[in-house]
Context: one part of a larger RNA
Molecule: small-subunit ribosomal RNA, 3' major domain
Organism: uncultured Clostridia bacterium
RNA sequence: UGACGGGGACCCGCACAAGCGGUGGAGCAUGUGGUUUAAUUCGACGCAACGCGAAGAACCUUACCAGGGCUUGACAUCCCCUGACUACUAUGGAGACAUAGGUUUCGACCCUUCGGGGUUGACAGGGAGACAGGUGGUGCAUGGCUGUCGUCAGCUCGUGUCGUGAGAUGUUGGGUUAAGUCCCGCAACGAGCGCAACCCCUACUUUUAGUUGCCAACACGUCAAGGUGGGAACUCUAAAAGAACUGCCGGUGACAAACCGGAGGAAGGUGGGGAUGACGUCAAGUCAUCAUGCCCUUUAUGUCCUGGGCUACACACGUGCUACAAUGGUCGGUACAGAGGGUUGCUAAGCUGUGAAGCGGAGCCAAUCCCAAAAAGCCGGUCUCAGUUCGGAUUGUAGGCUGCAACCCGCCUACAUGAAGUCGGAAUCGCUAGUAAUCGCAAGUCAGCAUAUUGCGGUGAAUACGUUCCCGGGUCUUGUACA
Numbered sequence: 001u002g003a004c005g006g007g008g009a010c011c012c013g014c015a016c017a018a019g020c021g022g023u024g025g026a027g028c029a030u031g032u033g034g035u036u037u038a039a040u041u042c043g044a045c046g047c048a049a050c051g052c053g054a055a056g057a058a059c060c061u062u063a064c065c066a067g068g069g070c071u072u073g074a075c076a077u078c079c080c081c082u083g084a085c086u087a088c089u090a091u092g093g094a095g096a097c098a099u100a101g102g103u104u105u106c107g108a109c110c111c112u113u114c115g116g117g118g119u120u121g122a123c124a125g126g127g128a129g130a131c132a133g134g135u136g137g138u139g140c141a142u143g144g145c146u147g148u149c150g151u152c153a154g155c156u157c158g159u160g161u162c163g164u165g166a167g168a169u170g171u172u173g174g175g176u177u178a179a180g181u182c183c184c185g186c187a188a189c190g191a192g193c194g195c196a197a198c199c200c201c202u203a204c205u206u207u208u209a210g211u212u213g214c215c216a217a218c219a220c221g222u223c224a225a226g227g228u229g230g231g232a233a234c235u236c237u238a239a240a241a242g243a244a245c246u247g248c249c250g251g252u253g254a255c256a257a258a259c260c261g262g263a264g265g266a267a268g269g270u271g272g273g274g275a276u277g278a279c280g281u282c283a284a285g286u287c288a289u290c291a292u293g294c295c296c297u298u299u300a301u302g303u304c305c306u307g308g309g310c311u312a313c314a315c316a317c318g319u320g321c322u323a324c325a326a327u328g329g330u331c332g333g334u335a336c337a338g339a340g341g342g343u344u345g346c347u348a349a350g351c352u353g354u355g356a357a358g359c360g361g362a363g364c365c366a367a368u369c370c371c372a373a374a375a376a377g378c379c380g381g382u383c384u385c386a387g388u389u390c391g392g393a394u395u396g397u398a399g400g401c402u403g404c405a406a407c408c409c410g411c412c413u414a415c416a417u418g419a420a421g422u423c424g425g426a427a428u429c430g431c432u433a434g435u436a437a438u439c440g441c442a443a444g445u446c447a448g449c450a451u452a453u454u455g456c457g458g459u460g461a462a463u464a465c466g467u468u469c470c471c472g473g474g475u476c477u478u479g480u481a482c483a
Stems, first nucleotide, its partner, number of pairs: 001483002003480003007477007015467002019431005026322008034313002042053002064308007073131001077130002079127005088101005105122007133297002136295003142291002144286003147282001149280001154193006160169003173184003199274004204242007214231002218229003245268001248262005324424001328383007340371003345364002350359003390421001395416007437459007
């Protein structure tokens, strides 16, 4: 100087407390451990691994296993020879591929007797070797990227001063703040990286613009409808501005910084949200995104193919979904979003089917058309506390869709079946406001497959006395046989 203390002081955080809803019990989905297996590919392991890499394993993916093939190779550059190879057909084969037939080249330059010849390139086949290849090892050899403490308020430097020195000071102290934020003081005076601001979205207003969006006034018109003429007011769209700064008033305070209350205001003290992550810590994670040193491999640890596996199942754990019901289930009617996507695409009307879906094909490269029905909600009917008209697992049968192909191993529909489950022990998680809870919608991945993920809006709470205690963090101080 640090680190540590079941030392002290001060402060903060959904850390506790106060509340609301869960997990832990059930069934299922999914990940992991374990076990099994020819293989169940690999990585990730307290927080910070476990719906994680994987924004989607039937083949492919695929790295694993079994079997069948190849060996200058599936891919790249260089050299020599040949001029075809492929598409297509047949045979063999699980296929990769092999054999036979078949079709017969292209570009540029030069020569030419116009038949062709030569050189070279593309492409393909054969050959020789230099080499290719490796999701083989090492993340404790590395780059890059990432997690975490933590959006915590810290981490440092120059000069000066103090100390023999390691170092100290500045950065401590008194106030204050979300903040090393600001003020005052001070052997310090300044500065840098962080904080804040500058950026984006959102909340209000104005101006400009007015189609594909809008419809107040005036006409026309309809079963209904901005449907039509028209309009530029309103909504909205999307560009530019304005607006919030403790600016104003009162009080407290040290005449400070600031704090408390108020006015005005759409918004008030960082308005709400996002992006943004200092010096460093964990030899944290990743050699399987990529790059890369070294080591290993080279008729195999490379590469092609078929089939299987990654989907196994006594069990254990994590994360979720659905429930156990009446604030509910079910039937009928009816209302209101936002954000997205669409040409190998989204697909309307209409018709068929109980339905999944099929036929159909209008429109749309989209503020125009489509996906598209929002759901909870509201208005009626019914059920009456039951393992039920709750709950839907499991299983049977019949179908639909995608795809070369749904047996291992997809999703959906109808009918039948109708399990556990009556609110969950010890323990444990999230959340302070348009939040929790609850309700649906969309997208990416994607041929197909979503209870996951990422977004979007609808309805919309309760509680916070307080900081004694648990956890984590910051500043000062103290002790130490630790570095």